[in-house]
Context: one part of a larger RNA
Formats: sequence, structure tokens, C1' cells
RNA sequence: CUGGGCGUAAAGCGCGCGUAGGCGGCUUGGUAAGUCGGAUGUGAAAGCCCCGGGCUUAACCUGGGAAUUGCGUUCGAUACUGCCUGGCUAGAGUGUGGUAGAGGGAAGCGGAAUUCCAGGUGUAGCGGUGAAAUGCGUAGAUAUCUGGAGGAACACCAGUGGCGAAGGCGGCUUCCUGGACCAACACUGACGCUGAGGUGCGAAAGCGUGGGUAGCAAACAGGAUUAGAUACCCUGGUAGUCCACGCCCUAAACGAUGAGAACUAGCCGUUGGGGGAAUUAAAUCCUCUAGUGGCGCAGCUAACGCGUUAAGUUCUCCGCCUGGGGAGUACGGCCGCAAGGUUAAAACUC
Repeated sequence: CUGGGCGUAAAGCGCGCGUAGGCGGCUUGGUAAGUCGGAUGUGAAAGCCCCGGGCUUAACCUGGGAAUUGCGUUCGAUACUGCCUGGCUAGAGUGUGGUAGAGGGAAGCGGAAUUCCAGGUGUAGCGGUGAAAUGCGUAGAUAUCUGGAGGAACACCAGUGGCGAAGGCGGCUUCCUGGACCAACACUGACGCUGAGGUGCGAAAGCGUGGGUAGCAAACAGGAUUAGAUACCCUGGUAGUCCACGCCCUAAACGAUGAGAACUAGCCGUUGGGGGAAUUAAAUCCUCUAGUGGCGCAGCUAACGCGUUAAGUUCUCCGCCUGGGGAGUACGGCCGCAAGGUUAAAACUC
């Protein structure tokens, strides 16, 4: 450079925003760079190829042609691409009016439960297990009632329900704030898609400083089990889990399926919105639309399966793969307080 690929065989970056670049709707006129054609110059000779000639033939030598797929100049063509120019509205966006929502941030509030503290009642057990023991309890526990403290999480509603780009988001109220969808019109007029670098976000665990600590609980201690038991079970229990600020940047970050666009049978459910039928209204039915599920035709697939939410049929752009081990390691670079992350080999071996 190229081929074939990327749901499960190796392979989609965790997810956005976006620079360069690549790609890009309908149409008018111009230009003629790309593109196509003609002419001309050049593309040394030899060699290769074709047709001849000369050595008795061949090798060899020799004449002519072709070829030299290229480049320059010039004259043309104008469908497509580019560039310039004018227009359009189907892509994209803005405005108007609505709708649903655990989307995000901050503040405040609430009840149930656990634990602890104080007090009342009350007495010998409680707890725990397969069975026990450690543990707690006559200095009055467990149980029960009243009051209080404090932290964390929000039962029911709850739903292959909703929202978000992903990570993720669930008590209630208020404030600030992002996005989506629907309807009918008006407006802008290709303003678009993707996106190497870059930049932001990014569960849990972990780290730094300060706070907080009810429950749970790595480590740790004890009791059991066992041949042993650095475990599984039990009693305790510290980091941590929580908050603020700052780092870390990983994951089975999964739909193991990159983003955008177009096209290609249907049936059933469900969420948001619109229209219509009938109805007093609700419930119901039909239909348009945006999501989210189940099945399924064609087609695809090694099979499993996918199947208008494609893994079907195509286009654009990016990322990635190229036998197993060595190894996501070493070295170097960059990043990090560290833990480590990222980029990423080779020898050797099968």
C1' cells in the first nucleotide's frame, strides 16, 4: 500500500463537544482545475514484440514497424466533481403554543427502621448455629413503654415504566438549569455528517486535606468447622462506605453491536403527544408521530440468532483486528502524591 473482517471466533475508543481533514441536497449562469478527445514535441540507442533481410540452420548480425501505458505545449468537449455566481426548500436550525420525565445543581423539610443514651415495667436469660462456642446479662440484659441523640438510606407507588451522550438518576417542597417530544404555521436558506490531534464528563475501589460515622464492613481479633482452614458459618471490629474541596481515569464502562443518512412484509404490548369515531364523562376503538419491548417475512449468519431499535440492502466518516504463549509485559515517552494509567515491543517458544 492492499485484501478480508470487527454481537459470541482476533477486532467498536467508556461517552460527549469539537479543530484539521474526508464526505455532502435541488437548481441557473460562468470557468475549464480534475475528467474526456484531437494535434504536436519529447519519451536516446540497444533489448522485448511483429514483419522482412544476411551467414547451409540456429545462436548471432541487420532493416522497418509497433510499443515506450509518461510528460510538455496547443486546440476542443462540458455530463460528473471542483471553483465563482444567482436562486430554491425536502436536510439542518430559529420562533410561537403545549406535554411528559428518578435529567443536572443547591437549599430546606418528612416519616418508617437500626443503633446508642435517659427513665418506667419486668426477671433470668438473651443472642447465635447444621450443632455449638466466643459474645451480652443479677452492676438487671433480652422483651416492652415513654422521651431524647445521631447518621445513612428512602418501603408501598414501581412497571422488558420514565429521563440522560455515557457513567448513571428514585421520599417531599422550593429555587437555578440542560435536553427531548407533539401540533400548526412563520422565518433563516445547506448553515450539514463524521471527526486524526485536542478538550470535557466518566461506576466502584483507591489517594490528599478537613469533617462525619447509625448500620454495614476489607484488614484484624476471637469462637467454630477441618487432617489443616491464613476460608466458607458465628461474635466482635478499623479503614472505607457519608459530606466539602482536590486527585485518580479504570470496568463483563455490555446491546460484548461506533456515529449519521436512505431504503426493505406484517402482528401483538407499553410510555409521551396530536387528530378522529361513538359517548354525559371515564373506559373503548381507528389513525399520525416520538420512544421502549415481544414475535416474525424476505434477506443475512459458521451456527446461535438478527430481523424498520438489523447482525438485511447501500452510502459517508472515524476507531480497531491480522495464529497461541511471551504480554497489555519490558524499555522509553507522557500523566499521577502514590497506587498506577496510557502509548507499546523483541528475543525465545509452540